[in-house]
Context: one part of a larger RNA
RNA sequence: GAAUGAACGCUAGCGAUAUGCUUAACACAUGCAAGUCGAACGUUGUUUUCUCAGUUGAAAACAAAGUGGCGAACGGGUGCGUAACGCGUGGGAAUCUACCAAACAGUUUGGGAAAAAUCCCAAACAAAGCUUUUUAGCGCUGUUUGAUGAGCCCGCGUAGUAUUAGGUAGUUGGUUAGGUAAAGGCUGACCAAGCCGAUGAUGCUUAGCUGGUCUUUUCGGAUGAUCAGCCACACUGGGACUGAGACACGGCCCAGACUCCUACGGGAGGCAGCAGUGGGGAAUCUUGGACAAUGGGCGAAAGCCUGAUCCAGCAAUAUCGCGUGAGUGAAGAAGGGGAUUUAUCUUGUAAAGCUCUUUCAUCGGUAGUGAGAUUAUGACAAAAACCGAAGAAGAAGCCCCGGCUAACUCCGUGCCAGCAGCCGCGGUAAGACGGGGGGGGCAAGUGUUAUUC
Numbered sequence: 001g002a003a004u005g006a007a008c009g010c011u012a013g014c015g016a017u018a019u020g021c022u023u024a025a026c027a028c029a030u031g032c033a034a035g036u037c038g039a040a041c042g043u044u045g046u047u048u049u050c051u052c053a054g055u056u057g058a059a060a061a062c063a064a065a066g067u068g069g070c071g072a073a074c075g076g077g078u079g080c081g082u083a084a085c086g087c088g089u090g091g092g093a094a095u096c097u098a099c100c101a102a103a104c105a106g107u108u109u110g111g112g113a114a115a116a117a118u119c120c121c122a123a124a125c126a127a128a129g130c131u132u133u134u135u136a137g138c139g140c141u142g143u144u145u146g147a148u149g150a151g152c153c154c155g156c157g158u159a160g161u162a163u164u165a166g167g168u169a170g171u172u173g174g175u176u177a178g179g180u181a182a183a184g185g186c187u188g189a190c191c192a193a194g195c196c197g198a199u200g201a202u203g204c205u206u207a208g209c210u211g212g213u214c215u216u217u218u219c220g221g222a223u224g225a226u227c228a229g230c231c232a233c234a235c236u237g238g239g240a241c242u243g244a245g246a247c248a249c250g251g252c253c254c255a256g257a258c259u260c261c262u263a264c265g266g267g268a269g270g271c272a273g274c275a276g277u278g279g280g281g282a283a284u285c286u287u288g289g290a291c292a293a294u295g296g297g298c299g300a301a302a303g304c305c306u307g308a309u310c311c312a313g314c315a316a317u318a319u320c321g322c323g324u325g326a327g328u329g330a331a332g333a334a335g336g337g338g339a340u341u342u343a344u345c346u347u348g349u350a351a352a353g354c355u356c357u358u359u360c361a362u363c364g365g366u367a368g369u370g371a372g373a374u375u376a377u378g379a380c381a382a383a384a385a386c387c388g389a390a391g392a393a394g395a396a397g398c399c400c401c402g403g404c405u406a407a408c409u410c411c412g413u414g415c416c417a418g419c420a421g422c423c424g425c426g427g428u429a430a431g432a433c434g435g436g437g438g439g440g441g442c443a444a445g446u447g448u449u450a451u452u453c
Base pairs, nucleotide, nucleotide: 001453002452003451004450006449007448008447009446010445013322014321015320016319017318018317019315020314021280026278027277028276030275031274032273035070036069037068040067041066043064044063045062046061047060048059049058050057077233078232079231086158087157088156089155090154091153092152095150096149100146101145102144103143104142105141106140107139108123109122110121111120112119129138130137131136159205160204161203166196167195168194171193172192173191174190175189176188177187178186208230209229210228211227212223213222214221215220235256236255237254238253239252258269259268260267261266286312288311289310290309294308295306296305297304298303325356326355327354328353335347336346337345338344360394362389363388364387365386366385372380397442398441399440400439401438402423403422404421408437409436410435411434412433418425419424
C1' cells in the first nucleotide's frame, strides 16, 4: 500500500447493489417448513330432492377419517467427523436405474379382511383396471434400447511431525463355497507365508476438498464466508425395515444422556429447516408478505402444497453513486488569533448583503401505467416513473500537524500530568503533553485494534 463475513471510539443526509453467529455440532418455548390424488376404492355423518304405510328405497351436494397410489432419498441446514480413492483430474469394467422417450408382446380365472378397490394371496412363470373425447384417452405386466441418476476399481495430485521406526493374522496371496445390482478377504472353510516401510510405513496433531477469493510485475504466499460442484452429518452410539433409490434431518427399533407429562401403571420429544428465545461472545438481523415470477411434489385437469424461491424489514457491514448549494460580493466589517507596538498580518470572498437554482429529503397529486405477464393472474406496491408546491431551506465530521509523513504558532504544565507505530518527547520560553488560533489529509465517514499478502 491492498484486503476483510470484521469489532471498537467519535460522527452521520439519501439511494442502488451485495453481505450479515467466524464463538457453544450449546440447550431450545411457540408458529410454520411435505404433501397430493374422488378420473384407484369403499365406509360414516349432515343437508336437499324424489319415492313412500314405514329414515323403505333412490339420487345429488358437502364434510370426515380410512384403504390404496405417487412423493416424502429432492429441495433446505451445518462442517462434527474424515489426511481418505474423501476431494481434484484422467482413465476403466464386473453393475443397477422409479418417473421420462422409443419399440414389441400381453392385460385371463378364482379366493381374502367391517366393506371395496389399480390392495393382498393363489393358479396359468407376470399383470388392473379407470374415464363426461369410447374406432379414443390415462394406466398395468413382461422384454429390449435410449436418456438421466447412482454404485464400484485404478494412475497422478492433495497438511505438519522421526523429540513417532518398525507395522500387520483376514493380515498378503491361492483354491473352493457363500454373499451383492456388481469386481473383490466383502464373508466362511482349507492351503501357503506372505504384505507395507527412510521414495517415511505405523502412530500422534491439525483439517471437510475443489472451482475460486485476497495479495503480488511475476514466481509465489495466505485462504476456502456469500455463489457453484462433490463429500460427511442430523441429540450421542448401534441396527435394520420399506422402497427404483435411504441404512432415511421434520420415518421405525434398541441402548445412553438430557427435557417434559403422568391417575405412578406408563408415555412424549429432538431447530446443524425459516423466524424466534436463553447461553457463550468483541460480534452478526424480522416469531414479516406472497406463491405474482422461477423451480419442485401430486393430479387428466381445475387446482392444492412449497420459510425452496421471489420480495419487504433491520444494520454505514462493504462497494458504487448523489447531496449538504451556485454566482456576485472589500466597508478587506465586527469578533477571534499572532507579531510588532499604532499601524499591520491572518481567519478571508470567508461572512453579511445582492441575484439565482431546487438534485436529494419533505408535502400534495397523476393513470386506457413502461417492465418483471402471455389470452388471464403482480406479493413487491402508498414501489419506480411523471407533474406540482415551498424555501438555502432539513443535511459534516473524524484523524493528524518533531522525523519517517502532507501540515506551526501562542498559552498552560515543569521528568509532573501526560504522549508514543519506531526513533523518542516532558527536569521553566516543549513546533512531540493539555487547550486556543491557524494549517494538512480523507470525507458520510474517519481513526484504532485484529488478521493476511
Molecule: small-subunit ribosomal RNA, 5' domain
Organism: Nitellopsis obtusa